[in-house]
RNA sequence: GAUGAACGCUGGCGGCGUGCCUGAUGUAUGCAAGUCGAACGGUCCUUCUGUCUUCGGACUUAAGGAUAGUGGCGGACGGGUGAGUAACACGUAAGUAACCUGCCCCUAAGUAGGGGAUAACUCUAAGAAAUUGGAGCUAAUACCGUAUGUGGUGGUCCUUCUCAUGAAGGACCAAGAAAGCCUUCGGGCGCUUAGGGAGGGGCUUGCGUCCGAUUAGCUAGUUGGUAGGGUAAUUGCUUACCAAGGCAAUGAUCGGUAGCUGGUCUGAGAGGACGGUCAGCCACACUGGGACUGAGACACGGCCCAGACUCCUACGGGAGGCAGCAACAAGGAAUAUUGGGCAAUGGGCGAAAGCCUGACCCAGCGACGCCGCGUGGGGGAGGGGGGCCUUCGGGUCGUAAACCUCUUUUCCCAGGGAUGAAUAAUGACAGUACCUGGGGAAUAAGCCACGGCUAACUACGUGCCAGCAGCCGCGGUAAGACGUGGGUGGCAAGCGUUAUCCGGAUUUACUGGGCGUAAAGAGGGCGUAGGCGGCCUUGCAAGUCGGUUGUAAAAUCUCCCGGCUUAACCGGGAGGGAUCAUCCGAUACUGCUUGGCUAGAGGACAGCAGAGGGAGGUAGAAUUCCCGGUGUAGUGGUGGAAUGCGUAGAUAUCGGGAGGAAUACCAGUGGCGAAAGCGGCCUCCUGGGCUGUUUCUGACGCUGUUGCCCGAAAGCGUGGGGAGCAAACGGGAUUAGAUACCCUGGUAGUCCACGCCAUAAACUAUGGACACUGGGUACAGGGAGUAUCGACCCUCUCUGUGCCGAAGCUAACGCGUUAAGUGUCCCGUCUGGGAAGUACGGCCGCAAGGCUAAAACUCAAAGGAAUUGACGGGUCUCCGCACAAGCAGCGGAGCGUGUGGUUUAAUUCGAUGCAAAGCGAAGAACCUUACCAAGGCUUGACAUGACGGAAGUAGAAACCCGAAAGGGCGACGACCUGUUUAGUCAGGAACCGCCACAGGUGCUGCAUGGCUGUCGUCAGCUCGUGCCGUCAGGCGUUUGGUUAAGUCCUGCAACGAGCGCAACCCUCAUUGUCAGUUAUUUUCUCUGGCGAAACUGCCCGGCAAAACCGGGAGGAAGGUGGGGAUGACGUCAAGUCAGCACGGCCCAUAUGCCUUGGGCUACGCACACGCUACAAUGGGUGGUACAAUGGGUUGCAAUAGAGCGAUCUGGAGCCAAUCCCUAAAGCCAUCCUCAGUUCGGAUUGCAGGCUGAAAUUCGCCUGCAUGAAGUUGGAGUUGCUAGUAACCGCAUGUCAGCACAGUGCGGUGAAUACGUUCUCGGGGAUUGUACACACCGCCCGUCACGUCAUGAAAGUUGGCAACGCCUGAAGUCGAUGGGCUAACCCUGAUUUAUCAGGGAGGCAGUCGCCGAAGGUGGGGCUGAUGAUUGGGACG
Repeated sequence: GAUGAACGCUGGCGGCGUGCCUGAUGUAUGCAAGUCGAACGGUCCUUCUGUCUUCGGACUUAAGGAUAGUGGCGGACGGGUGAGUAACACGUAAGUAACCUGCCCCUAAGUAGGGGAUAACUCUAAGAAAUUGGAGCUAAUACCGUAUGUGGUGGUCCUUCUCAUGAAGGACCAAGAAAGCCUUCGGGCGCUUAGGGAGGGGCUUGCGUCCGAUUAGCUAGUUGGUAGGGUAAUUGCUUACCAAGGCAAUGAUCGGUAGCUGGUCUGAGAGGACGGUCAGCCACACUGGGACUGAGACACGGCCCAGACUCCUACGGGAGGCAGCAACAAGGAAUAUUGGGCAAUGGGCGAAAGCCUGACCCAGCGACGCCGCGUGGGGGAGGGGGGCCUUCGGGUCGUAAACCUCUUUUCCCAGGGAUGAAUAAUGACAGUACCUGGGGAAUAAGCCACGGCUAACUACGUGCCAGCAGCCGCGGUAAGACGUGGGUGGCAAGCGUUAUCCGGAUUUACUGGGCGUAAAGAGGGCGUAGGCGGCCUUGCAAGUCGGUUGUAAAAUCUCCCGGCUUAACCGGGAGGGAUCAUCCGAUACUGCUUGGCUAGAGGACAGCAGAGGGAGGUAGAAUUCCCGGUGUAGUGGUGGAAUGCGUAGAUAUCGGGAGGAAUACCAGUGGCGAAAGCGGCCUCCUGGGCUGUUUCUGACGCUGUUGCCCGAAAGCGUGGGGAGCAAACGGGAUUAGAUACCCUGGUAGUCCACGCCAUAAACUAUGGACACUGGGUACAGGGAGUAUCGACCCUCUCUGUGCCGAAGCUAACGCGUUAAGUGUCCCGUCUGGGAAGUACGGCCGCAAGGCUAAAACUCAAAGGAAUUGACGGGUCUCCGCACAAGCAGCGGAGCGUGUGGUUUAAUUCGAUGCAAAGCGAAGAACCUUACCAAGGCUUGACAUGACGGAAGUAGAAACCCGAAAGGGCGACGACCUGUUUAGUCAGGAACCGCCACAGGUGCUGCAUGGCUGUCGUCAGCUCGUGCCGUCAGGCGUUUGGUUAAGUCCUGCAACGAGCGCAACCCUCAUUGUCAGUUAUUUUCUCUGGCGAAACUGCCCGGCAAAACCGGGAGGAAGGUGGGGAUGACGUCAAGUCAGCACGGCCCAUAUGCCUUGGGCUACGCACACGCUACAAUGGGUGGUACAAUGGGUUGCAAUAGAGCGAUCUGGAGCCAAUCCCUAAAGCCAUCCUCAGUUCGGAUUGCAGGCUGAAAUUCGCCUGCAUGAAGUUGGAGUUGCUAGUAACCGCAUGUCAGCACAGUGCGGUGAAUACGUUCUCGGGGAUUGUACACACCGCCCGUCACGUCAUGAAAGUUGGCAACGCCUGAAGUCGAUGGGCUAACCCUGAUUUAUCAGGGAGGCAGUCGCCGAAGGUGGGGCUGAUGAUUGGGACG
């Protein structure tokens, strides 16, 4: 895009079309084929004439009408359907010299004279009926003789012509025709015999016409001939005989499917799909068979028979055929009225009038399709109400509505009113179309979609639910994808969905594809059919090309014109169209043909190389075994072992022997072969190749369906052989296990002969042949030239085998004269993945199995090449307290703190590997506090705004209730502005009430901002331009050096640049100078400011002339001098909604707020971080020395005094370089003497001190007493490279108080680093990858469960077509025909129209052949089903 459509929602009108696609299922009812009286005899009716009459009527004449029957014509057309049919059925083009043709037209001739019957009718009989029998009468255009014979036909003969068997003409012989009716009397209509025409048909032929080879052979009337029969006619159409043919890979036969065509739909076309309506042809008419009649049928509304079904029946018998029009039932997703009319067109009959016509013309129903129209037009706001959204400002629906105005297509009412009719009459449609008038915006809009494809976006609801979905995919609490609303988009009386076809799909590729790796080259060859084929030439003209003529029906299609108001629709004209036939022409090419050629191919000759093949023989080395000698305890084997062998003598070693298999070195990206494959040497037989030059044949060629042959290893059969090796198997190890890898043994097998098998990653994953298209290089086998005395060398050339590469090709990788380039020819083969190289069938095989080869079902991919990452129990390289080397620890104990867990009314919350766990918390007794219990408050503890109110207002002592909060009562009693005599008045603030709102440490860190952690202070991360690549992307950033560093140098299709590194900043160390208070002090020390100094600057060496590195000098400091601040692109949905901010959601007399008390401090346990220790490098006691950073007025506090002490009294000084806080380890001396201690200090008791309303839950300190565990800590694990670790104390923030923690400060002050194999982390390069939420990845198989489709299966049960046998209807044909028989003939009789006999002819009957169908039998093909079973798919 399309449709004979259906379904869902919706539906105003008209025109034109169209409407059982399914059950060729069955049908009630009505209608669909009759007509002619001018063919015929009757009968009936009406009128008329005449006669008779018993007045009922009867007979008769004429006219008109009707009609059962005889007869004629038509029922073979028209109408329906598509079952069958793969066929001369259809289409197209021819033939018919092999034929027919009623009615119609033209022409010629004729139409004479006779005969016998029979329906109707009458009588009678049978039957329920249908129907039928018998007797009698009668007519014809019914039937039958006779005559005539134009012409025709048959026979004989002659002439002419043609294209074949034929045609025309002539002569003679023979047989053979007819029907009348009407009349206006003119004739008309018929009939007969012929000839011609038109139209119609039969038959024959070329070509075209679906799928299957898992259908490969089919055929006996089969193919041909002769003869007979038969037909309108050819023909095995049929019969007899004879011959043995005919068809088939160009697909016979068989199976499946199907009416064919003009055309229709689609497509750029070529094609593909379809064949409804309309038109042509065919076939069919309940199923099957058959003939009759006829011009025509084997006959839809005819006949006979058989069968199934239905109906009637008196049970004896009968009747029927809607695939005609309506209609009904059924089936189905689904398809209409039991309508009107013969007015038109057409048909039948008739002389005609006319009759008949469900053909046809109309109407009805259905949005089923196409086309047209309408549902109003104009004005109307910065834009009402309402809806929706909102950043709350507004936006949008939206000029949309309202409102004003206009119009009337449509609609309703009324009036008029056709064409179609050819005319004198005749209109179903139809009072329709159309016209006029009136009325009134009136009667008339929906459907689908809105994530992308694909035009159109928001809100709410929902929360992987409900649902959507054509594909991708949406939905797990902010859904533009579900549902609803608003809005928008599209189409519009329709819109969507479903189904089907074509397109897109160059995705079956003719136009117009492929096969190295994506699917795809057969394992290799020989060769048949076929296809294709070198140069010159003769002829032909089949192909080819050009033209002529004919045909290709109409409709359809295209263009033009015209008719309906337009269009659809219809009419007219023109055009286009073949692979068709015909004739004429051309002859280049192909083909056929004639003659030739040598460049293809092959042969001869002369050489050459070779693991080419087959057979026979033979050689040496080695392994094993046997025998013997020597010899002794091990050997063997492995990562390490063990099994094994060995004192019965192994292994080792020497000598001898046996046997089998394989041939080291040579040996080579060397050679040969078609491939598989081939390797010691010798002999015999044998195939192929290469080179060279003349010579010979003369296209003999290439490819190759089917076919045949060869074909590694393994395997199979028979018989041998068996050394080594070695599936299976035994044992030992390894391991969680180890049906493996390793070890020790070991059987088939490996070997030989003969025969099978026929497969391999049979690979160059690359079929064969030929030609053409730059090169370089290497090797192997020949030849020539040059050179030389000669061999080499060098150059050229042929063949083979490799590598690198131009052009070109390729998706890329790559290929590249050995093509995957450019061409030609032939073969094979592919068409998404899986199921599956499977099932079934067939063929082959001894078997194993091989070859051929599907489907159901299932998935939305499977796959190739390359790219960037990530990863690797891959490689290379570099770094880091990463390891190593060291020092001190942790892990064990007690205690402190944090966390988990548990408990609890609550033990608030967060942080959870590194990167949570002395973390948020720089300090929970109340407060903090977020938790729990109880008691209270509700515009609220706090903010803003609006409205209203009250006047001793706000506030508030005392008192009462209460745990407090809070509530009650309330003396007293304000503030600001203006004003007044005056709190007098007004306003503000404040208060009360009410409304907006406040408030939330409630949820979401996976909606966020900000901030932070981590990789990591690791050296990386990028950009611009350019270049390379189809692209992803790459280069730059890689390489070689070097560095702490992507630091620098060098090289380079790169050149530059940015964020990072470094430096700039702060601080410490040296020094100059200036200033300096609180210092006695100018120096010094100290504090602060400004400077200097360090830059690989200098020297030597190394390196590449570099960067840089090593050493040295000087210097306070030397190679980034130490430390700090500083954290690239990014990663982890890392952490934080409880610091703050913030979207959304939630609470609103409670999840808000206040209060008291409790809890966060619980305690069997586990973990993390610390403190104190376990002691003598120590502990106790006494004496004595030396800091820095900091802090201090609600503060630090001296001297002095009290107390054992915590501390207290007291208060000098200090708002600080001024005063105060303020050292310890150390040193000196002494005691302790290795112990659970004079170590250790937990725990507990008592007594005190301090802070604070308050120390019970729950603080710190002191004294006395008590004196636990612990004697250096398992696996494991942490920190640290120098003023560092370790040890020692001090200060400070928080803080009323509380520090073993945090942050700082100084004092004392080490050890070690060979080095980078390993562990961890990181940077770079490279490689593999089936990974990309990226190895915490991906993913395979069994098993278990569920679902689905399918194979096998003992069987069971259907369908189809053949075949054998039996029975055999109707019927044609044949035979017979003793029975019956009017016409014609003969004879006879009686007698003038009859009878009898005979004949000719015919019929019944009987028989035979064939024959539908039925029965039966064994097979074939194909379905369904089947316990069980096999594999498969999905979850």